[in-house]
About this RNA
Transfer RNA from a Candidatus Martarchaeota archaeon, 72 nucleotides, folded computationally. The sequence is in RNAcentral, with records from ENA. Its mean pLDDT, the model's own confidence on a scale to 100, is 83. It matches the Rfam family "tRNA". The family's RNA type in Rfam is transfer RNA. Lineage of the source: Archaea > Thermoproteati > Thermoproteota.
């Protein structure tokens, strides 16, 4: 230099055009002598960034950034 994949909650990930979600974690309450486990509830997010397409974009297209891999 060329190229492939990935970037969504604190962490691991799902979601392939119209409702942003799960598990774990965190917080509050219940239970307990206390803690754990269990039960109930709550808070989480500019969907990497900037543009484009579309009535509508996490999702499609392009540039850029970051990480990992391959080729040179």
């Nucleotide at each position: 230099g060329c190229u492939g994949c990935a970037g969504u909650a604190g962490c691991u990930c799902a979601g392939u055009g119209g409702g942003a979600g799960a598990g774990c974690g965190u917080c509050u309450g219940g239970c307990u002598g206390a803690a754990g486990a269990c039960c109930a509830g709550a808070a989480u997010g500019u969907c990497g960034u900037c543009g484009g397409u579309u009535c509508a974009a996490a999702u499609c297209c392009g540039g850029c950034c970051u990480g990992c891999g391959g080729c040179a």